Predicted 3D model of a 78-nucleotide RNA (transfer RNA) from a Candidatus Cloacimonadota bacterium.
RNA sequence: CGGGAUGUAGCGCAGCCCGGUCAGCGCGCUCGGUUCGGGACCGAGAGGUCGGAGGUUCAAAUCCUCUCAUCCCGACCA
Numbered sequence: 001c002g003g004g005a006u007g008u009a010g011c012g013c014a015g016c017c018c019g020g021u022c023a024g025c026g027c028g029c030u031c032g033g034u035u036c037g038g039g040a041c042c043g044a045g046a047g048g049u050c051g052g053a054g055g056u057u058c059a060a061a062u063c064c065u066c067u068c069a070u071c072c073c074g075a076c077c078a
Stems, first nucleotide, its partner, number of pairs: 001074007010027004020058001029045006051067005
């Protein structure tokens, strides 16, 4: 430098193809309950405006453009 993949809650992921219920699941975290306590189980709750910017649209995590980061393959150099 060329091609491709990924980016959504603290961690791991789904949703994207085919735009429309207020953005979800598991683990973790907080509070409460059962228990002498731990663990475990049950109940409740906090936490993300979906990498960034722009565009299309009545409406964008989802479509389009640009861009950033990480990873993979290739080329180049050595």